[in-house]
RNA sequence: GCGGGCGUAGUUCAUCGGUAGAAUGGAAGCUUCCCAAGCUUCAAAGGUGGGUUCGACUCCCAUCGCCCGCU
Numbered sequence: 001g002c003g004g005g006c007g008u009a010g011u012u013c014a015u016c017g018g019u020a021g022a023a024u025g026g027a028a029g030c031u032u033c034c035c036a037a038g039c040u041u042c043a044a045a046g047g048u049g050g051g052u053u054c055g056a057c058u059c060c061c062a063u064c065g066c067c068c069g070c071u
Stems, first nucleotide, its partner, number of pairs: 001070007010024004018054001026042005047063005
């Protein structure tokens, strides 16, 4: 330099055009003599910038980061 893959809650993973879910972690409450466990509720995310579309995490382009291969 060229090609390919990946980027989503603090973390690990789903979802793949029509409100983005779970586990774990965090906060509050209930329960208990206390702790742990359990139960309920809450907060929390689409790498960035454009384009297509009535509507984009999803499709297209560029860019950034990481990984793999070729040279």
A computed fold for a 71-nucleotide RNA from an uncultured Clostridia bacterium, annotated as transfer RNA. It was read from a public genome assembly. The coordinates come from a structure-prediction model, not an experiment, and the mean pLDDT is 81. Its Rfam family is "tRNA". Rfam links the family to the GO term triplet codon-amino acid adaptor activity. From the family's description: Transfer RNA (tRNA) molecules are approximately 80 nucleotides in length.